[in-house]
RNA sequence: GAGGCUGUCCAGGCGUUCGCUCGGAUCGUGAGAUCCGGGAGGAAAGUCCGGGCUCCACAGGGCAAGGUGCCGGGUAACACCCGGUGGGGGUGACCCCGAGGACAGUGCAACAGAGAAGAAACCGCCCGCCUCCCUCCGGGGACGCGGGUCAGGGUGAAACGGCGGUGUAAGAGACCACCACCCGCUCGGUGACGAGCGGGGUCGUGCAAACCCCACCCGGAGCAAGGCCGAGUAUAGGGACGUUAGAGGACGGCCCGUCCGAGUCCCAGGGUUGGCCGCUAGAGACUCGCGGUAACGCGGGUCCCAGAGGAAUGAUCGCCGCGCGACGUCGGGCGACCGGCUUCGCGAACAGAACCCGGCUUACGGACGACCUCGACC
RNA sequence: GCGCCACUAGCUCAGCUGGAUAGAGCGUUGGCCUCCGGAGCCAAAGGUCAGUGGUUCGAAUCCACUGUGGCGCG
Numbered sequence: 001g002a003g004g005c006u007g008u009c010c011a012g013g014c015g016u017u018c019g020c021u022c023g024g025a026u027c028g029u030g031a032g033a034u035c036c037g038g039g040a041g042g043a044a045a046g047u048c049c050g051g052g053c054u055c056c057a058c059a060g061g062g063c064a065a066g067g068u069g070c071c072g073g074g075u076a077a078c079a080c081c082c083g084g085u086g087g088g089g090g091u092g093a094c095c096c097c098g099a100g101g102a103c104a105g106u107g108c109a110a111c112a113g114a115g116a117a118g119a120a121a122c123c124g125c126c127c128g129c130c131u132c133c134c135u136c137c138g139g140g141g142a143c144g145c146g147g148g149u150c151a152g153g154g155u156g157a158a159a160c161g162g163c164g165g166u167g168u169a170a171g172a173g174a175c176c177a178c179c180a181c182c183c184g185c186u187c188g189g190u191g192a193c194g195a196g197c198g199g200g201g202u203c204g205u206g207c208a209a210a211c212c213c214c215a216c217c218c219g220g221a222g223c224a225a226g227g228c229c230g231a232g233u234a235u236a237g238g239g240a241c242g243u244u245a246g247a248g249g250a251c252g253g254c255c256c257g258u259c260c261g262a263g264u265c266c267c268a269g270g271g272u273u274g275g276c277c278g279c280u281a282g283a284g285a286c287u288c289g290c291g292g293u294a295a296c297g298c299g300g301g302u303c304c305c306a307g308a309g310g311a312a313u314g315a316u317c318g319c320c321g322c323g324c325g326a327c328g329u330c331g332g333g334c335g336a337c338c339g340g341c342u343u344c345g346c347g348a349a350c351a352g353a354a355c356c357c358g359g360c361u362u363a364c365g366g367a368c369g370a371c372c373u374c375g376a377c378c
Numbered sequence: 379g380c381g382c383c384a385c386u387a388g389c390u391c392a393g394c395u396g397g398a399u400a401g402a403g404c405g406u407u408g409g410c411c412u413c414c415g416g417a418g419c420c421a422a423a424g425g426u427c428a429g430u431g432g433u434u435c436g437a438a439u440c441c442a443c444u445g446u447g448g449c450g451c452g
Stems, first nucleotide, its partner, number of pairs: 001374004006369005012320004017315002020039008041350001045361002048359005053222004060256004066217004070084005085099001086097004100213002105211002107207003122153002124149006131142004161179002164176003180202001181200008226277004237267005248260003284303008322347005328341005379451007388404004397435001406422005428444005
């Protein structure tokens, strides 16, 4: 210098003028006015998970459906985070993993290939027999038939362990060593697991993001939750079910059970489209100390930091700061060039709270640090 | 706020309990026929299966995320 990898931080600053919204104070009968103070984000987004909160039995039993899936920890909880184990990728920094079970069962494995799941003889190798051919009479070769053989070739993503030797007619875990696999024991570790020893000739492939099995989790709805006030209307019409042998509701996909229970539901039609609370002081922010490898926890101190309701948080101008370009000028260097200053021009991303939090994912501008690889120079 | 669906050729749709080179109709282009055109006959072109990643030997199909469009309820 180039490329990469990873972490942290910022989201321009100050002021003028004109505006918006909320709270407080003062003035005003009121409408409102003045002053003071507050006023978007790291993702406010997607709504993909998890909780708080509210109502319904403060939430019961079971089935179904759904979700999670190595181990330990963190947490209000999680599909999140931290630390490990095992596996995979990369030269490396580092990154990724939906990582339980395939001797409970079912299913699938196209094409190619002889054979694809407790399988298979196409070529090849070997043995025997029949016929034929050649012969230097030792034998050799060819077609066919019957067997043996999965070591080799070939097919495939995958061929019922791998590799080397012994053995054999040729071969084969048939036998042996090592490796892999399975089982048992010992040691280390909380555990996933690791290391070692011994045994078993290997009862045998993959797919569970195929059905499924196992373990664990899960009641429903959502601030249009829910509560209060006010205004208005239809005490009109039609139909169905039911009043203790009970409709219907809480209750939703279903069943049970519990409670409430005299009205409930449908069709058609009519009225309303207002206000207040919930609403922001909270798993809150900043900082210090301690514990913990860390996520995080405990304790102390300081602070109050948006609450709108079709939806405010804006616009304009000036100065400074940042980046880029151009003219000029100064300095350094042999030089390509580098650095400073003045002026002018341009640029500055993604994006806007709607009950509130913790995560994930996606969009996006920049600054800085650690580390890795390669190249050049000293 | 809650719940759900779709995306395949220019258009409309098949295929989606995984199996190789993804099909059909209309349209387009070229040729034949005709005096010319239409109709008809023959042939051809045209696809990152919305995108990215994963599972698998293998993905349009299964899973996750993203994008776009649409629907329903209160």
Molecule: RNase P RNA; transfer RNA
Organism: Polyangiaceae bacterium